[in-house]
The RNA shown here (transfer RNA) has 73 nucleotides and comes from uncultured Traorella sp.
It matches the Rfam family "tRNA". It is annotated as a transfer RNA. Gene Ontology term of the family: triplet codon-amino acid adaptor activity.
The prediction has a mean pLDDT of 82.
Order: sequence, then structure tokens, then C1' cells
RNA sequence: GGGGUGUUAGCUCAGCUGGGAGAGCACCUGCCUUGCACGCAGGGGGUCAAGGGUUCGAAUCCCUUACGCUCCA
Repeated sequence: GGGGUGUUAGCUCAGCUGGGAGAGCACCUGCCUUGCACGCAGGGGGUCAAGGGUUCGAAUCCCUUACGCUCCA
């Protein structure tokens, strides 16, 4: 330098054929307990890596850029 792949919550990851942004763990509150832990109930938290394009509508499609992994030089 070229090819492939990934980037979504604090962490690990789903998200189908373009239409509601989610799960587990973590965090907060309450219940339970003499207290803690466990358990139960509820709650908060996201510029979907960045910019642009297509579309009535984009995490999803297209282009460019950044970063990680990998293959070929």
C1' cells in the first nucleotide's frame, strides 16, 4: 500500500427484509435483615465511531475518514 471484518449503555453483546434502540452484568431507590450479602420490586443511563448522501423514514443501504483485529504484499 491492497483485501476482509468490527465499532450500539460503565462492561460483554443482540438488533431479522429500512419503520417501537434492547438483553445480561454493573449502578441507584425501596422491601427483606440487628447489619451486610443473597433474593424480590421499581428506576436512571445511548449524538448507534465521525462527516456526508439516498429515502416519507437510516444503527441498518451508499461514499469518505478514524481506530481495532486479520490476510496478502